[in-house]
RNA sequence: CCGACUCUCGCGGGAGAGACCGGGGCCUUCGGGACCUCGGAGCCGAAGGCGCAACCGCCCCGGAAACGCUCAGGCAAAAGGACCGCGCGGGCUGA
Numbered sequence: 001c002c003g004a005c006u007c008u009c010g011c012g013g014g015a016g017a018g019a020c021c022g023g024g025g026c027c028u029u030c031g032g033g034a035c036c037u038c039g040g041a042g043c044c045g046a047a048g049g050c051g052c053a054a055c056c057g058c059c060c061c062g063g064a065a066a067c068g069c070u071c072a073g074g075c076a077a078a079a080g081g082a083c084c085g086c087g088c089g090g091g092c093u094g095a
Base pairs, nucleotide, nucleotide: 002094003093005091006090007089009087010086011085012084013083020040021039022038023037024036025035026033027032042075043074044073048071049069050068051067055063056062
């Protein structure tokens, strides 16, 4: 100096699924409310978490996903969002 991987930060992109129903509270223009709380039956998978038939690993042990589960989370918008791209910087590694 260049490259691979990786981390933080910034910018851009970024899916799915009931603004569900009922009780109480509160407010009310008495029609109701997108407020608080409790309960009910659904639904989604892409924070996080857990699992491994095939696959990797010769076997055992073990490993991972965008696969599976749905504990957590979520089901208008906003926010969040795995992941992807670009950029600054750091780490590590190779030539």